[in-house]
Molecule: SAM riboswitch aptamer (S box leader)
RNA sequence: UACUUAUCAAGAAAGGUGGAGGGAUUGGCCCUGCGAAACCUUAGCAACCCUUAUUUAUAAGAAGGUGCUAAUUCCUGCUAAACGGCAAGAUAAGUC
Repeated sequence: UACUUAUCAAGAAAGGUGGAGGGAUUGGCCCUGCGAAACCUUAGCAACCCUUAUUUAUAAGAAGGUGCUAAUUCCUGCUAAACGGCAAGAUAAGUC
């Protein structure tokens, strides 16, 4: 990078450096000098892998590997009229 499967209406921020962008893409609508991105530290959320209960199922946990901590994946496209299905995206696990 590609493919497969699962999940995506819940949850969880402070400080330091930095100094103008950010929310994937299009359009919208927002966030942002009362400090964007990025990096660092600490904290937290969640429970995919994981750990424990002999295994499945189920339950509990959080040491470790990821992930996440504005807004439903912020809304959006197709089908359609339903919190549906499909596509796109994100994350995890697996395969090459």